This is a predicted structure of a 74-nucleotide RNA (transfer RNA) from a Solirubrobacterales bacterium. Lineage of the source: Bacteria > Bacillati > Actinomycetota > Thermoleophilia > Solirubrobacterales. Its Rfam family is "tRNA". Gene Ontology term of the family: triplet codon-amino acid adaptor activity. The coordinates come from a structure-prediction model, not an experiment, and the mean pLDDT is 80.
[in-house]
RNA sequence: CCCCCCGUAGCUCAGUGGAUAGAGCGCGCUUUUGACUAGAGACGAGGUCGCGGGUUCGAGUCCCGCCGGGGGGA
Numbered sequence: 001c002c003c004c005c006c007g008u009a010g011c012u013c014a015g016u017g018g019a020u021a022g023a024g025c026g027c028g029c030u031u032u033u034g035a036c037u038a039g040a041g042a043c044g045a046g047g048u049c050g051c052g053g054g055u056u057c058g059a060g061u062c063c064c065g066c067c068g069g070g071g072g073g074a
């Protein structure tokens, strides 16, 4: 320098144009216990979907640039 993949909740990830953006773990709350832990809960909080533009009636999803991480090539 060139090519490919990835970037979504604190962590691991799903979502491949149209529902109010989700799951598990974690956290909080309630319940339970003499108490702690564990357990249970159709309980709750937590997100500028890396950043900036573009396309579209509509973008996490498509296009362009940049940033960061990983891999390959020279």
Base pairs, nucleotide, nucleotide: 001073002072003071004070005069006068007067010025011024012023013022018057027044028043029041030040031039050066051065052064053063054062